[in-house]
């Protein structure tokens, strides 16, 4: 610390996701051991049962036990005055205790409903107060009185409980007396920020108490004394109340609230200020710095992340607060409106005798429920805290320990060590091997954990009691306070820890392996099952899904799941951003707020700073300590927040003076389509009249509607109206911005020169607010020439609700009044300062010069281009900034749902404005590359058009294809680039298809062992394979050991597949295309894809070649090198020639003989822009021309870059998976491949006279074949061919006669003497076989066809065109292939258009790259959502009705003990009983919120649905904004406006 994830690829935006950590956590698999945390997040639902708060007899009075004296009585003993028992009265001691009282019980535990609050935090006020028990000081503690539980005893009652009557005590009540106090009034002195406060004096009223237990006698007591406990006052402490300032949340689709509200003044109430309450009086108080409503939540210390700042949470521990089944009340008391208290109300539950009563787990523990999910109805008061109590002590579910749960954290363990035959087995395999793997097995050791035995803590100080000492105080003692010994106390627990003593014995498992992310192969499965956090995996070779080996992490755990930060700088204060991505308000004015210029004085808010004081504890950092470590505990220390003070004075503020350069005002020029109103002008369309003149006009891509014989158009003249201002005009000019355009006038605003006279900071910028704001629309009232939404007709077209034409209302246009929005754009807020430069242009103004203008310099103000730095993701910006910097405003946070719904405000209305959410996506996008492609440009080229020549398309046949039929019609090839193609030739074979008949280790190939030749001949069955007999008898090689071919018979391994995948390959081939591309190293330029190079200027067949250039070289390609052809030259000369000389023939190189020619084979020459002129840039290259056989790559072939089509072949080979193995394999007969309503493609003949037929005689080739072979001469046959066979392994012999062509006859344009199909006969030739199904003769027969419709092919010269030859395959079969020669044209102006291509350049939403991408309606699924008669809840004030309990206030005739009081009452209190306030409950009409609702309306997702093609290219009518209208949709029109 980052990483995947948009794209062909790049770079920004941006969004999703992952990787870290935590958790009171559930869930899935697994599971040895401590330790020390932790454990109803949800129903603040209901609660059996137990137990969580009592305690003191040293407050009372009684009761009960149990004893001790002690009087009287009885009784028994007998020692006759003792003893012992029983009963009682009296006193006392022990214990227990309902009752009265005192303290407690308001601590302590629990929970988080409620609570946006002075609730909580933090600092700070009380001169506005309280405060039990505790502490200190001071004083007291006198003297009376009167009841009343208990208990007795009658009564009601089911109970729970109660009522009368009687006795009785107190530390319980009550008067008096004292009293430093309170309260008033009055008076000084001292202090305070104010109201005050503090200490004194003086008057006046009210106004305390109690005793218990010890101990002593000197008086036995109203005695002394110690201790505890009372009164009173003042202090402290502690613990409370109240005030205040700051802080800490969502919505403004909550914008106003508020009547006891604000405030005063008076009285009430409290501890106490305080409208707390009242009563009067005034009208205020609170809010944009968010009041009010609504919504959600306890606060905080602290956890949890993070580098911090932040962000999120508030479980356990700790403080505060609330709350105790729901509401409401008060009493009691120091302290509650009280969790285990009380009274009402409600709801629920329980008992009952039906009359009435009882209850309250959010205290331990349980229990039901609800949920994904949270323990035991354990053990103790040893410890630590707490009420009581003098104390023993009792209580204490606080608390201290145990149990449950891997729920977290931390620590141990499950063993070590040697130890290769690299064992078995297991997965893999290229069959060698490799892996698990030193791992095991085996031998050696240890014994932490476990098991058994033993020993065994600290946690314990105390208290009390008991010895001994010491102080202080007493008249003295007890007793009180301290100090030592002694005695005694453990729930946990026989735990913890220690010791010994067995046994490697008992202890691994969970995710994961395609990238991110560490880790890989094999079977299965076949877009299926299934997997995923993103991205994506899976359609027969899946490291992505399932198993399995392995492998990798973690580890008693591992994963998933949920949430919070973090990564995310992805709300940005640290630390974004706004031409184009998402985002500058359409524009100005301007209140409030923000923020502001130079001196100077002075002050200290801010701001630096010293010192004090708080910021509990615990945690947290640091630094030590103790449990064997650690987790955990314990010690100490820093850190940061508030406040108080003292100090500094730069800067901001604040306040005073002052200054002038910011702003503005005066003066003095000058420009302007700035604005209103009024006026007037002229060109032009339209209309009317009128002349002239006649058949068309008009419109279009073409035509039509339309207009015109009733006279159009066209032409003159005159009139009428309305609208807009032609040239000028200019990236010119003025306005805030919308926006302005004939001329004149009148009214007006604002800018700009220069001048320095005046003011003197007066600025800027602005949320709400106001104003103005195109075109479209609306309301009223004019107007109405053009134009032109809507409609109407005509066209085009599949439709054409469009483009296009003809008409045409609304509208534009004027007056008045609304809308308030546009791509309202510089897609660019104002403002102010500063940062090269060059060059236009509009207004001004100076200066030089000049008579004087022009130039030319220098500034200002505004409108432009180009350009450095600098800035940006590029692109561009670039002093009119998109730079550097400050100020202020507005606005943005993925795409889409949507600028929609709901709701507010504004509009008549259309609609504006403010403005979401559910749910979908993993992207949407900017900007740039490089390609594709464009019905986008430019340049070039091709038989590409064009000029021509000859064809195909009709006929007929031949073949090829598709279709179709079939047992089978075997398979492939499908635009160009498939269809005379694989196939250089299917009668059988071929053959691979059908049909039948056989074989199974095999027709073929290897391997070991074994036997023996094998073979072949004949003859039966038999379609044949084949299967039976039966002759014949046997081989090469040898070192003689034996191999070697062959052939049989079992048996295994295996053969075989033309079986499937050309989309899994290889090799091979087409094609674009023989077209000129295609890349490379270095450099350089870009952040990068990538550019450059290879563009540009000429040039050419060519990236061929020159020049020029940030490119310089270099490579596949092109050329050339290779073959053939065209000319010579030379060397050779048979089988090839024959000029010359000789001989011979009817006659032929026949023959001597030449080596000349021709030719044949080899080996050279020769052409290169070499020369000449011109153009051209002195180039390169082009034209002319000379010579030359050829002349500008001579003509022609091989030769085919990078690549592109997932082209074509598994059926030539080859070869991975997969399938078949008595068959998807081998064999053999027969049959299909050759079918035939058709349609296509490719050729051959032909349709005739440039021509058939005939017969003549005479040429003239080339290039090939030939021994399973070409065959002559010859004879036979009309022929095809047949008999025969010489020649010839070929420059020799032979296939061999070339034909078109030429001369003559004839045919006379006729379905013909053209044309030959089909069809009959006889016939030959091959072959086992010719019937399906060969090829060829003869004769006969004589079909269609008179020159080819749209469409469409080839071909620029020895070419097309046309004529014959030959060979390959082949036993037969060629109109087809592949060569060869004869003859031998016609045209090219030129590149507009059509196909194809190459280069530059442009535009793109392509990128599977236009057969591309894409929009909308409609039609079915799902999903969520908004309206909707309306139904049902909830909550929220309000108004009224009723009114419990209770406080307070009135009355009080009823009742009354203490106090006055000669007793008659009285004060005082109480029941009742009225009022005021009021919970709960009714009524009633409103507001918000929520459910749900026939039906609606859009949207969103979804396989290959339907209908047109709206966008992207000039997307075929440029797109797009706003507007209004029309249309099945997309959309189309019109007005304005934009370039995106």
């Nucleotide at each position: 610390a980052g990483a995947g994830u948009u794209u062909g690829a790049u770079c920004c935006u941006g969004g999703c996701u992952c990787a870290g950590g935590a958790c009171g956590a559930a869930c899935g698999c697994u599971g040895g051991c401590g330790g020390c945390g932790u454990g109803c997040c949800u129903a603040a639902u209901a609660c059996a049962u137990g137990c969580a708060a009592g305690u003191c007899g040293a407050a009372c009075g009684g009761u009960c036990u149990u004893u001790u004296c002690u009087a009287u009585g009885g009784a028994a003993g007998c020692u006759u005055g003792c003893u012992u028992c029983c009963a009682c009265u009296g006193a006392g001691a022990a214990g227990a205790u309902a009752g009265u009282g005192g303290c407690g019980a308001a601590c302590g535990g629990g929970u988080g409903a409620g609570u946006a609050a002075c609730a909580c935090g933090u600092g700070g006020g009380u001169a506005a107060c309280c405060u039990g028990c505790c502490c200190a000081u001071a004083a007291g503690a006198g003297g009376g009185g009167g009841a009343u539980a208990a208990c007795a005893u009658c009564c009601g009652g089911a109970a729970a409980c109660g009522g009368g009557u009687g006795c009785u005590a107190a530390u319980a009540c009550c008067g008096c007396a004292u009293a430093g106090u309170u309260u008033u009034c009055u008076u000084g002195a001292u202090c305070g920020c104010a109201u005050g406060a503090u200490c004194g004096g003086g008057a006046a009223a009210g106004g305390a108490a109690a005793g218990a237990c010890g101990g002593c006698c000197u008086u036995u007591g109203u005695g002394c004394u110690g201790u505890c406990g009372c009164u009173u006052a003042u202090g402290g402490a502690u613990g409370g109340a109240c005030c205040c300032g700051c802080g800490g949340c969502g919505u403004a689709u909550u914008a106003g609230u508020u009547a006891g509200u604000u405030g005063g003044u008076g009285a009430g109430g409290u501890a106490a200020c305080g409208g707390c309450u009242c009563a009067c009086c005034a009208a205020g108080a609170c809010g944009a710095u968010g009041a009010u409503a609504c919504g959600u939540a306890g606060c905080c210390g602290a956890c949890c992340u993070g580098a911090g700042a932040g962000g999120g949470u508030g479980a356990u521990c700790g403080g505060c607060c609330a709350c105790a089944u729901u509401g409401g009340g008060a009493c009691u008391g120091a302290g509650a409106c009280a969790c285990g208290g009380c009274c009402c109300a409600a709801a629920c539950u329980c008992c009952u005798a039906c009359g009435g009563g009882a209850g309250g787990c959010a205290g331990c523990a349980g229990u039901a429920g609800g949920g994904a999910a949270u323990c035991u109805u354990c053990c103790g008061c040893a410890a630590u805290g707490g009420a009581c109590g003098a104390a023993a002590g009792u209580c204490u579910g606080a608390c201290g320990g145990a149990g449950c749960a891997a729920c977290g954290c931390c620590g141990c363990g499950u063993g070590a060590g040697u130890g290769a035959a690299g064992a078995a087995g297991g997965u893999u395999u290229u069959c060698g091997g490799a892996u698990c793997g030193u791992a095991a097995a085996a031998c050696u050791c240890u014994g932490u954990u476990g098991u058994c035995a033993g020993a065994g803590a600290a946690g314990a100080a105390c208290a009390a009691g008991u010895u001994g000492g010491a102080g202080a105080g007493u008249a003295a003692c007890u007793g009180c306070u301290c100090c030592a010994g002694c005695c005694u106390u453990g729930a946990c627990g026989g735990u913890a820890u220690c010791u010994g003593a067995c046994c490697a014995g008992a202890a691994a498992g969970c995710c994961a392996c395609g990238g991110c992310u560490a880790a890989c192969u094999a079977c299965g499965u076949g877009c299926c099952a299934g997997c995923a956090g993103c991205c994506g995996c899976g359609g027969u070779a899946a490291u992505a899904c399932g198993u399995a080996g392995g492998u990798g992490g973690c580890a008693a755990g591992c994963g998933u799941u949920g949430u919070c930060c973090g990564g995310a700088a992805u709300u940005a204060u640290u630390g974004g951003g706004c031409g184009u991505a998402a985002a500058g308000g359409g524009a100005g004015c301007g209140c409030a707020g923000g923020u502001g210029g130079g001196a100077a004085u002075a002050u200290c808010a801010g701001u630096c700073u010293g010192u004090c004081u708080u910021a509990a504890a615990a945690g947290u950092u640091c630094g030590g300590g103790g449990c064997u470590c650690a987790a955990c505990c314990c010690c100490g220390u820093g850190a940061u927040g508030g406040g108080a003070u003292g100090g500094a004075a730069a800067c901001u503020a604040u306040a005073u003076u002052u200054c002038u350069u910011g702003a503005g005002u005066g003066c003095a020029g000058g420009a302007g389509a700035g604005g209103a109103a009024a006026g007037u002008g002229g060109a032009a369309u339209u209309c009317c009249u009128a002349g002239u003149g006649u058949a068309g006009c008009g419109g279009u891509g073409a035509a039509a509607u339309g207009c015109g014989u009733a006279g159009a158009u066209a032409u003159u003249a005159g009139g009428a109206g309305g609208a807009a201002c032609a040239c000028c005009a200019g990236u010119g000019g003025c306005g805030a911005a919308g926006g302005c355009g004939a001329c004149u006038u009148u009214c007006u605003g604002g800018a700009c020169u220069g001048u320095a006279a005046c003011u003197g900071a007066c600025a800027c910028u602005g949320a709400g607010g106001c104003u103005c704001g195109a075109a479209a629309g609306c309301c009223a009232g004019g107007g109405u020439a053009g134009u032109g939404a809507a409609c109407g007709g005509g066209a085009u077209u599949a439709g054409a609700u469009a483009c296009c034409c003809c008409g045409g209302u609304a509208a534009u246009c004027c007056u008045g009044g609304c809308c308030g929005u546009a791509a309202a754009c510089g897609a660019u807020g104002g403002g102010u300062a500063c940062u090269a430069g060059g060059u236009g242009u509009a207004g001004g103004a100076g200066g030089u010069a000049u008579c004087g203008a022009c130039c030319c310099c220098u500034u200002c103000u505004g409108u432009g281009c180009c350009g450095g730095a600098g800035u940006u993701a590029a692109c561009g910006c670039a002093a009119u900034a998109a730079g550097u910097a400050c100020c202020c405003c507005g606005c943005c946070u993925g795409g889409g749902g949507a600028g929609u719904a709901c709701g507010g405000c504004c509009g008549c209305a259309a609609g504006g404005u403010u403005g979401a959410a559910a749910c979908u996506c993993a992207a949407a996008g900017g900007a740039a590359u490089u390609g594709a492609c464009g019905g986008g440009g430019g340049c070039c080229c091709g038989c590409a058009c064009a000029a021509g020549c000859g064809g195909u398309g009709g006929a007929g046949u031949a073949u090829g294809u598709g279709g179709u039929u079939u047992a089978a019609u075997u398979c492939g090839a499908c635009g160009c680039a498939a269809c005379g193609c694989g196939a250089a030739g299917a009668a059988c074979c071929u053959u691979a298809c059908c049909a039948g008949g056989a074989c199974u280790u095999g027709a073929c190939a290897u391997u070991g062992a074994g036997u023996g030749a094998a073979a072949g001949g004949c003859c039966u069955a038999g379609a044949g394979a084949u299967a039976g007999g039966u002759c014949c008898c046997u081989c090469c090689c040898u070192u003689c050991g034996g191999g070697a071919a062959c052939a049989c018979a079992a048996a295994a391994a295996c053969a075989g597949g033309u079986g499937g995948u050309g989309c899994a390959u290889g090799g091979c081939u087409g094609u674009c295309g023989u077209c000129a591309g295609c890349u490379c190293g270095u450099g350089u330029c870009g952040u990068g894809a990538g550019a450059u190079g290879u563009u540009g200027g000429g040039u050419u067949a060519a990236g061929u070649c020159c020049c020029g250039c940030a490119a310089c070289g270099a490579g596949c390609g092109c050329a050339a090198c290779c073959c053939c052809u065209a000319u010579c030259c030379u060397a050779u000369g048979u089988u090839g020639c024959c000029a010359g000389c000789g001989a011979g023939u009817a006659a032929u190189g026949u023959c001597g003989g030449g080596a000349a020619c021709u030719c044949a084979u080899g080996g050279g020459a020769g052409a290169c822009u070499g020369c000449c002129g011109c153009a051209g840039a002195c180039a390169a290259u082009g034209c002319g021309g000379a010579g030359g056989a050829a002349g500008g790559c001579g003509g022609g072939g091989a030769u085919g870059a990078c690549g592109u089509c997932a082209a074509g072949u598994c059926a030539u080979c080859a070869u991975g998976c997969c399938c078949c193995u008595u068959a998807u394999g081998u064999c053999u007969u027969g049959g299909g491949c050759u079918a035939c309503a058709c349609a296509c493609g490719u050729a051959c003949u032909a349709c005739a006279a440039u021509g058939g037929a005939c017969u003549u005689a005479a040429a003239u080739a080339g290039a090939g074949g030939g021994a399973a072979g070409c065959a002559a001469u010859a004879c036979c046959g009309c022929g095809a061919g047949g008999u025969g066979g010489a020649g010839c392994c070929a420059a020799a012999c032979c296939c061999a006669g070339a034909a078109a062509c030429a001369a003559g006859u004839u045919c006379u344009c006729a379905g013909u003497u053209c044309g030959g199909a089909u069809u009959g006969u006889a016939g030959g030739c091959u072959g086992c076989a010719a019937c399906u199904c060969g090829c060829c003769u003869a004769c006969a027969u004589g079909a269609a066809g008179u020159c080819g419709g749209a469409a469409u092919c080839g071909c620029u010269a020895g070419u097309a065109a046309u004529c014959g030859c030959a060979g390959g395959u082949c036993a037969g079969c060629a109109u087809a292939c592949u060569g060869c020669g004869g003859u031998g044209a016609a045209u090219a102006c030129g590149u507009u258009c059509c196909c194809g291509g190459g280069c530059c350049u442009u535009g793109u939403a392509c990128a599977c790259a236009c057969c591309g991408c894409c929009c909308g309606u409609c039609a079915c699924a799902c999903c969520a959502c908004g309206a909707a008669a309306g139904u049902c809840a909830g909550u929220c004030a309000c108004a009224c009705c009723c009114a419990a309990a209770g406080c307070c206030g009135g009355u009080g005739a009823g009742a009354u003990a203490a106090c006055c009081g000669u007793a008659a009452g009285g004060a005082g209190u109480c029941a009742g009983c009225c009022g005021u306030c009021u919970a709960a409950g009714g009524u009633g009409g409103g507001g918000c919120c929520g459910a749900u609702g026939a039906u609606u309306g859009g949207g969103g997702u979804g396989a290959a649905g339907u209908c047109g093609u709206a966008a992207c290219a000039a997307g075929g009518u440029a797109g797009c904004c706003g507007u209004a209208u029309c249309g099945g949709a997309a959309g189309g029109u019109g007005c304005g406006g934009c370039u995106g």
The RNA shown here (small-subunit ribosomal RNA) has 1540 nucleotides and comes from a wastewater metagenome. It matches the Rfam family "Bacterial small subunit ribosomal RNA". Model confidence (mean pLDDT): 82 of 100.